[in-house]
RNA sequence: GCGGCUGUGGCGGAACUGGCAGACGCGCACGGUUGAGGGCCGUGUGAGAGAUCGUGUGGGUUCGAAUCCCACCAGCCGCA
Numbered sequence: 001g002c003g004g005c006u007g008u009g010g011c012g013g014a015a016c017u018g019g020c021a022g023a024c025g026c027g028c029a030c031g032g033u034u035g036a037g038g039g040c041c042g043u044g045u046g047a048g049a050g051a052u053c054g055u056g057u058g059g060g061u062u063c064g065a066a067u068c069c070c071a072c073c074a075g076c077c078g079c080a
Stems, first nucleotide, its partner, number of pairs: 001079007010026003019063001027045007046053002056072005
């Protein structure tokens, strides 16, 4: 340099054919249970005061994009 794959909350990982983003699990916070801890149970847990914004970054297509298209960035694999 060329080709391929991947990129979603704090972490792993879902999201169907483009139509409610973050299910489920872990972790964390608070509460309950316990003499205490662990375990178990309940509630909450992206950002923001809110309006709104949020799927690596920036554009595009579309009524509508994590999903399709283009460029770029990062990681991994292969070729030279």